Background:
A computed fold for a 76-nucleotide RNA from a Desulfobacteraceae bacterium, annotated as c-di-GMP-I riboswitch aptamer. The sequence was found by an Rfam model in a public genome assembly. Of the family's consensus pairs, 95% are formed in the model.

[in-house]
């Protein structure tokens, strides 16, 4: 430097559920909590799912898949 992510080290994130709060809603945020995660960091670009509207459209999900982009460790 490249590759890999079984075991190891270092830290990191936090599903369901509960409480508060915002939203018509899907859901968001904060606290608790851990099912999991090697990008479960970030971006709605393609597909998908969902909500509202009522056919014009407007939204949600990055922890559904692909893509883009940045990044920690890497001893055996």
């Nucleotide at each position: 430097a490249u590759a890999u992510g079984u075991c190891a080290a270092c830290g990191c994130c936090a599903a369901a559920c509960c409480u508060g709060u915002c939203g018509u809603g899907a859901g968001g945020c904060a606290g608790g909590g851990a099912c999991g995660g090697a990008a479960a960091g970030c971006c709605a670009c393609g597909g998908g799912u969902u909500u509202c509207u009522a056919u014009g459209g407007a939204a949600a999900c990055a922890g559904c898949c692909g893509g883009g982009u940045u990044g920690c460790c890497u001893g055996a």